């Protein structure tokens, strides 16, 4: 590129770990890799959580603190694929 089956469907995403970037750090991204997920697609408004450079308190250790993250932690809001009815 043809041709054939299959009502649709035959796909999607991608933990943990590795390996590079990058961040104080949590984490994030990009290969790899596959726990698991019917919304584990998007959004940080509410809760909860995670980290604390900076800053405040303290003789010190070490507490507090997002303006930093987690949408695979929960509700919320937007979109959205097959099948049934």
């Nucleotide at each position: 590129a043809g041709u054939g089956c299959u009502u649709a469907u035959g796909g999607g995403u991608a933990a943990a770990c590795c390996c590079g970037u990058u961040g104080a750090a949590a984490g994030a991204c990009g290969g790899g890799g596959a726990c698991a997920c019917a919304a584990a697609g998007c959004c940080a408004c509410c809760g909860a959580c995670c980290u604390a450079c900076a800053g405040c308190a303290g003789c010190a250790a070490u507490g507090c603190c997002a303006u930093g993250g987690u949408a695979g932690c929960g509700g919320g809001g937007c979109c959205g694929c097959c099948a049934a009815u």
A computed fold for an 85-nucleotide RNA from Curvibacter sp. AEP1-3, annotated as c-di-GMP-I riboswitch aptamer. The RNAcentral record of the sequence draws on Rfam.